Large-subunit ribosomal RNA, domain II from an Acidobacteriota bacterium, 704 nucleotides, folded computationally. RNAcentral holds the full RNA, with entries from ENA. The prediction has a mean pLDDT of 84. Its Rfam family is "Bacterial large subunit ribosomal RNA". Rfam links the family to the GO terms ribosome and structural constituent of ribosome.
[in-house]
Context: one part of a larger RNA
RNA sequence: GCCUGCGAGUUAGUGGUAUGUGGCGAGGUUAACCCGUGUGGGGAAGCCGUAGCGAAAGCAAGUCCGAAUAGGGCGUUGAGUCGCAUGCUCUAGACCCGAAGCGGUGUGAUCUAUCCAUGGCCAGGGUGAAGCGACGGUAAGACGUCGUGGAGGCCCGAACCGACUUGGGUUGAAAACCGAGCGGAUGAGCUGUGGAUAGGGGUGAAAGGCCAAUCAAACACCGUGAUAGCUGGUUCUCCCCGAAAUGCAUAUAGGUGCAGCGUCGUGCGUUUCUUGUCGGAGGUAGAGCACUGGAUGGUCUAGGGGGCCCACAAGCUUACCGAAAUCAGCCAAACUCCGAAUGCCGACAAGUGAGAGCACGGCAGUGAGACUGCGGGCGAUAAGGUUCGUAGUCGAAAGGGAAACAGCCCAGAUCAUCAGCUAAGGCCCCUAAGCGAUAACUAAGUGGAAAAGGAUGUGGAGUUGCGGAGACAACCAGGAGGUUGGCUUGGAAGCAGCCAUCCUUGAAAGAGUGCGUAAUAGCUCACUGGUCAAGUGAUUCUGCGCCGACAAUUUAGCGGGGCUCAAGUUAUCCGCCGAAGCUAUGGCAUUCGCACAUGUACCUGACUGAGGUCCAGGUGUGCGGAUGGGUAGGGGAGCGUCGGGUGCGCGAGGAAGCGGCGGGGUGACCCAGCCGUGGAGAGCACUCGAGUGAGAAUGCAGGC
Numbered sequence: 001g002c003c004u005g006c007g008a009g010u011u012a013g014u015g016g017u018a019u020g021u022g023g024c025g026a027g028g029u030u031a032a033c034c035c036g037u038g039u040g041g042g043g044a045a046g047c048c049g050u051a052g053c054g055a056a057a058g059c060a061a062g063u064c065c066g067a068a069u070a071g072g073g074c075g076u077u078g079a080g081u082c083g084c085a086u087g088c089u090c091u092a093g094a095c096c097c098g099a100a101g102c103g104g105u106g107u108g109a110u111c112u113a114u115c116c117a118u119g120g121c122c123a124g125g126g127u128g129a130a131g132c133g134a135c136g137g138u139a140a141g142a143c144g145u146c147g148u149g150g151a152g153g154c155c156c157g158a159a160c161c162g163a164c165u166u167g168g169g170u171u172g173a174a175a176a177c178c179g180a181g182c183g184g185a186u187g188a189g190c191u192g193u194g195g196a197u198a199g200g201g202g203u204g205a206a207a208g209g210c211c212a213a214u215c216a217a218a219c220a221c222c223g224u225g226a227u228a229g230c231u232g233g234u235u236c237u238c239c240c241c242g243a244a245a246u247g248c249a250u251a252u253a254g255g256u257g258c259a260g261c262g263u264c265g266u267g268c269g270u271u272u273c274u275u276g277u278c279g280g281a282g283g284u285a286g287a288g289c290a291c292u293g294g295a296u297g298g299u300c301u302a303g304g305g306g307g308c309c310c311a312c313a314a315g316c317u318u319a320c321c322g323a324a325a326u327c328a329g330c331c332a333a334a335c336u337c338c339g340a341a342u343g344c345c346g347a348c349a350a351g352u353g354a355g356a357g358c359a360c361g362g363c364a365g366u367g368a369g370a371c372u373g374c375g376g377g378c379g380a381u382a383a384g385g386u387u388c389g390u391a392g393u394c395g396a397a398a399g400g401g402a403a404a405c406a407g408c409c410c411a412g413a414u415c416a417u418c419a420g421c422u423a424a425g426g427c428c429c430c431u432a433a434g435c436g437a438u439a440a441c442u443a444a445g446u447g448g449a450a451a452a453g454g455a456u457g458u459g460g461a462g463u464u465g466c467g468g469a470g471a472c473a474a475c476c477a478g479g480a481g482g483u484u485g486g487c488u489u490g491g492a493a494g495c496a497g498c499c500a501u502c503c504u505u506g507a508a509a510g511a512g513u514g515c516g517u518a519a520u521a522g523c524u525c526a527c528u529g530g531u532c533a534a535g536u537g538a539u540u541c542u543g544c545g546c547c548g549a550c551a552a553u554u555u556a557g558c559g560g561g562g563c564u565c566a567a568g569u570u571a572u573c574c575g576c577c578g579a580a581g582c583u584a585u586g587g588c589a590u591u592c593g594c595a596c597a598u599g600u601a602c603c604u605g606a607c608u609g610a611g612g613u614c615c616a617g618g619u620g621u622g623c624g625g626a627u628g629g630g631u632a633g634g635g636g637a638g639c640g641u642c643g644g645g646u647g648c649g650c651g652a653g654g655a656a657g658c659g660g661c662g663g664g665g666u667g668a669c670c671c672a673g674c675c676g677u678g679g680a681g682a683g684c685a686c687u688c689g690a691g692u693g694a695g696a697a698u699g700c701a702g703g704c
Base pairs, nucleotide, nucleotide: 001704002703003702004701005700006699011092012091013090015089016088017087018086019085020084021083022082023081024080027048028047029046033042034041035040052059053058062074063073064072065071095233096232098230102223103222104221105220106219107218113197114196115195116194117193118192119191120190121189122187124156125155126154127152131148132147133146134145135144136143160184161183162182164181165180166179167178168177199215201211202210203209236638237637238636239635240634241633246259247258248257249256250255260366261365262363263362264361265360266359267358268357271356273351274350275349276348277347278346279345280344286338287336288335292332293331294330296328297327298326299325303321304320305318306317307316308315369394370393371392372391373390374389375388376387377386378385399410400409401408414587415586416585417584419583420582421581425577426576427575428561429560430559434574436573437572438571439570440569441568447563453547454546457544458543459542460541461540462539463538464537465536466535474531475530476529477528478527480504481503482502485499486498487497510525514523515522588628589627590626591625592624593623594622595621596620597619598618606613607612639693641690642689643688644687645686646685647684648683650681657677658676659675660674661673662671663670664669
């Protein structure tokens, strides 16, 4: 890992509540227990209901507060009760598995820590302390030399003890080892045997170390099925409906309570929703500056500063600052003289007639939301960011499109069909359908990523200058004189800089457009004539393009091929393709309406008198309309397994089970008939009761 088996909402309570159903009914019902074995009889204590109000005394269809006869609160208009079944709930382990832990009572020092008692062990080599002796030395010493001696948590190094480095090993040979080196090795040394200390305790040259492969509190059993707002798992089918991820509160934030939203039942029945008309409230978008503030420039000016003058006071002045006022142009979520569109509220009318609406009750789930568009806050007018509002989708939604792609676009899957029409999106090939039509644009593969900014790209529409009295471009020629204007300066002559910017001659020529010189010079331009000959400049708006444009395995920013009067772009038009949408044909189910039928079986009411009529409900059939995506979840109807009761029928002339052929049902599943195997019980109908359905729980056991 697979297979087989086992494996999770149960049980109790004269508990609570609701629904269904039954008995009795202003009543209903017994409990323990007894007689006893008939699911019989007794047992009235008790409980619920029939009356409430008040804290109570108490009063009573009323009562309490109150001075009250006011006013108000709670009541008064009669249906309950006891079984059974089911939903939910309470108390219990309460759907199942799962802690780390807490407490109690015991068991452990054969491992290991420390200690006690008694034993054992340490090859060999080296160094050579004290002391002592001899000699030297001294007044005597001290001291020196040579011997002797054999000290030391001394040195080297086996056993022994340890464990520093590295390699291997890492489902190991081994739950700590192996190889090569390494440290101590007469000591605070190592070790045998016996003994002592026990769990909030021991022991510890102290690492929270060790106390039997277990230690920030050992192990075993018990309390114990501790608790787990947490994680995981929770077993057959079909049908109908179908959420939430919000508000308030919370020792609350991944939990819970109430409300919101779902479902089922009962009641009301259009009250719902949409549109139109009418009537309302409002201060947003926008706009504005009338208020509150901000803020720019001008005018004017109170005041202040500077200067002149001045004994003081006063006065004059100012390229300074400048309130207020005024003019012009602005800004505002917490400004408003104004002010929409939507939305909201109400009335009336029309439409819709639905799983619309409202009320009460049973049962829930949800209370982590996500993205997209629009309106805002926070952030950086960042984020697949965050937080509100609003709408949609996903969530819980399949199908078609977007190459692929929960949240985008189209569209909501009951089933079948080798039928049709469309949506979004497409129609050259991959690939279903137009290399469709008309008119234009683009040359960049733009299309098929991007900005500020830049540019004689190119198309369109304007405005304007010059132009056969000859423009624009090119070429030939001129481009002068006063004058080197004045100032400045070493110099300043058109051309460093400042000021002025005239006159003359002329077809024209600036007190000079640029280059240049130290300054001149020189070249050139503006301007003018000639040659030539017909358009040539400036500017505004706009369509499509260009540059700006740099990344890592491979083209890689059209899905690909490939595309240029497109297969790109713009405008207009006609076709077609295209989905589980719509239509067509047939089937199933749910629900509503209508009609008919129905043992007149059951219930209620009325007339009546033993039978009929009417109403309601239930069942069936037919016709018609609508509906049938679905997670959490609510409701309904069924299948199957095991066992009991009653009835029916089967079986040695072969039950169940197993294998095979064949068939039925929407499904869980079921089966006529036959064959084989098997060898003794089993089936159907109605009903009752459950240890009642397996794929998941790192599930449990076994097998492979």